The prediction has a mean pLDDT of 84. This is a predicted structure of a 75-nucleotide RNA (c-di-GMP-I riboswitch aptamer) from a Desulfobacterales bacterium.
[in-house]
RNA sequence: AGUAAUAAAAGCCAAACCUGUUGUGAGGCAGGGACGGAAAGCCACGGGUUUCAUGCAAAUAGCCGGGCUGCAUUG
Numbered sequence: 001a002g003u004a005a006u007a008a009a010a011g012c013c014a015a016a017c018c019u020g021u022u023g024u025g026a027g028g029c030a031g032g033g034a035c036g037g038a039a040a041g042c043c044a045c046g047g048g049u050u051u052c053a054u055g056c057a058a059a060u061a062g063c064c065g066g067g068c069u070g071c072a073u074u075g
Base pairs, nucleotide, nucleotide: 003075004074005073006072012037013036017032018031019030020029021028022027035062041068042067043066045065046064047063048060049059050058051057052055
């Protein structure tokens, strides 16, 4: 450097729900919280689902696939 795994250790992220805020809405953001995660980091390219103002629209990456990037330990 590459690759595989996740037993242990140290860490990381954070569902539902609650509060505030924002949006027509699905939903988003911040704080609390912890169901879970080994990329639950990022990308809306394909499929799915959802929203309504029905469009060359919006949302969902913690629905599936794909792409890019990265850390710890061990082999």